[in-house]
Context: one part of a larger RNA
């Protein structure tokens, strides 16, 4: 900017593009075959590899704004007691959410249609043969084309369907408050008729039993009060705070 009025929301699917892997083992059966030694087709079934996708319930990594132990300190908080800083997060142990794989599920299947090499049935030209560069008629691949998944209507042949609105104006935008979106934009929620983020309130999950103060030891330290106390990303839930006020754009040759 097109799609001959503007919009919103869901299709279709010309047409493209992905995938397409493979070993082993039982059964049938030591059967068919075969003198024997050997040893099956066909079907069904059971496990692997590799090689993709999707998830995060489990394992299991990693979480530098979570929890605990500890060492140093000539630094703060006057002192002690507790506690900050800083030393690669100080060093150690563990650990939400998210985002991983070593992890869990899945898929590479399975059909159907037309062949190819080939294998046939009928069959005559040429009284036989002869699958047919004769008429007819069958079989027959991991190939092809369908049936899966993903893009797709700039497919200028530019589709479709259902609403909605044309100034009393349908949608959209700007701003903001934000995210499982993301460089930026976009892309999805939200904006008081509001649970969008913070915030507090409950909760899960990690941690692992706080500080005080009591009893016991001289004391280091122990035990009780304590399944404590502290806790980021995760569930609920609550207008406390902050999404204010607003302002642009916007649709007929009605053929």
């Nucleotide at each position: 900017c097109g799609c001959a009025c503007g919009a919103u929301a869901c299709c279709u699917g010309a047409g493209g593009g992905a995938a397409g892997c493979u070993g082993g083992g039982u059964a049938c059966a030591g059967u068919a075959c075969g003198a024997g030694a050997g040893g099956a087709c066909c079907u069904a079934c059971c496990u692997g590899g590799g090689c993709g996708a999707a998830u995060c319930c489990c394992u299991g990594g990693u979480g530098u704004g979570c929890c605990a132990g500890u060492u140093g300190u000539u630094g703060c908080c006057g002192u002690c007691a507790g506690g900050c800083g800083c030393a690669a997060c100080g060093c150690u142990g563990g650990g939400u959410a998210g985002c991983c794989a070593c992890a869990u599920u899945c898929g590479c299947u399975g059909a159907a249609g037309a062949u190819a090499a080939c294998c046939g049935c009928u069959g005559a030209a040429a009284g036989c043969a002869u699958c047919u560069g004769a008429a007819g008629c069958g079989g027959g691949a991991a190939g092809c084309u369908u049936c899966u998944c993903c893009c797709a209507a700039g497919a200028u042949u530019a589709g479709g369907u259902a609403u909605c609105g044309u100034u009393u104006g349908a949608g959209c935008u700007c701003c903001c408050c934000c995210g499982g979106a993301g460089a930026c934009u976009a892309c999805g929620g939200g904006g008081u008729u509001g649970a969008u983020a913070g915030g507090c309130g409950g909760g899960a999950g990690g941690u692992g039993u706080a500080a005080g103060u009591c009893c016991g030891g001289u004391a280091a330290c122990g035990g009780a009060u304590u399944u404590a106390g502290c806790u980021g990303a995760c569930c609920c839930g609550u207008c406390c705070u902050a999404a204010u006020c607003g302002a642009g754009c916007g649709a007929a040759a009605a053929g």
Annotation
This is a predicted structure of a 255-nucleotide part of an RNA (large-subunit ribosomal RNA, domain VI) from a Pseudomonadota bacterium. The source organism's lineage runs through Bacteria, Pseudomonadati and Pseudomonadota.